[in-house]
Molecule: transfer RNA
Organism: Candidatus Aenigmatarchaeota archaeon
């Protein structure tokens, strides 16, 4: 230079095919409950869709461009 796959909380991930209930768990973390205290448990809580555009009544999901990662061809 070409092709292909990807991008979600602080970390990893489901969900993308088939657009539609509060974007879902798991670990981290705060609070409570629990214990003499701690560790576990157990309840609750914060916290995410790589940008911009576009299409729709409605985008994490379709469609454009663009950044960024990997893998392969030159």
């Nucleotide at each position: 230079g070409g092709g292909c796959u990807c991008g979600u909380a602080g970390u990893c991930u489901a969900g993308u095919u088939u657009g539609g209930u509060c974007a879902g768990g798991a670990c981290c973390c705060g609070a409570g409950c629990u214990u003499a205290a701690g560790a576990a448990g157990c309840u609750u809580g914060a916290a995410a869709c790589c940008c911009c555009g576009g299409u729709u009544c409605a985008a994490a999901u379709c469609c454009g461009g663009g950044c960024g990662a990997g893998c392969c061809c030159a």